c-di-GMP-I-GGC riboswitch aptamer from a Chloroflexota bacterium, 75 nucleotides, folded computationally.
The prediction has a mean pLDDT of 86.
It matches the Rfam family "c-di-GMP-I-GGC riboswitch aptamer". Clan: c-di-GMP_I riboswitch clan. Gene Ontology term of the family: cyclic-di-GMP binding.
Taxonomically the source falls in Chloroflexota (Bacteria, Bacillati).

């Protein structure tokens, strides 16, 4: 310094499933871990998805881009 992701420590959390919220995609929150080295934020681009079709919406755990950022063998 973060080009990497050995060991470890610590983190998040899919299905599902309870409860609240929304018409809906979906969302908070417990429970529970399939994954995850940004699976932390963030709708800016593409892509899916949804409605009550409009100057609406959802997804960041679809990809890209942008930001911030713990731990470390080896570089």
């Nucleotide at each position: 310094c973060a080009c990497u992701g050995a060991c470890a420590a610590g983190g998040c959390a899919a299905a599902c499933u309870c409860u609240c919220c929304g018409c809906g995609a979906g969302g908070a929150g417990g429970g529970g871990a399939c994954g995850c080295a940004a699976a932390g934020c963030c709708a800016c681009g593409g892509g899916u998805c949804u409605c009550a079709c409009g100057c609406a919406g959802a997804u960041a755990g679809c990809c890209g881009g942008g930001u911030u950022a713990c731990c470390a063998a080896g570089g």